């Protein structure tokens, strides 16, 4: 210069057009002499940015940034 995957809670990652979810971390209560464990219930998201299709976009389409990988 090309071509290609990615980009969703603090971190790790589902989620193939109908108002987003798990584990993990975090609070707060419950169990303990305490603490670990373990059980409840909460918190916590402009789904990378910006346009575009559609009644409706995380998702499908263009650009654009940041991140990896191939060629060269």
């Nucleotide at each position: 210069g090309g071509g290609c995957u990615c980009a969703u809670a603090g971190c790790u990652c589902a989620g193939u057009g109908g108002u987003a979810g798990a584990g993990u971390g975090c609070g707060u209560c419950g169990u303990u002499g305490a603490c670990a464990u373990c059980g409840a219930c909460g918190a916590g998201g402009u789904c990378a940015u910006a346009g575009g299709u559609u009644c409706a976009a995380u998702c499908c389409c263009u650009a654009u940034u940041g991140a990896g990988c191939c060629c060269a």

Record summary:
A computed fold for a 72-nucleotide RNA from a Patescibacteria group bacterium, annotated as transfer RNA. Its Rfam family is "tRNA". By type it is a transfer RNA. It was read from a public genome assembly. Lineage of the source: Bacteria > Bacteria candidate phyla.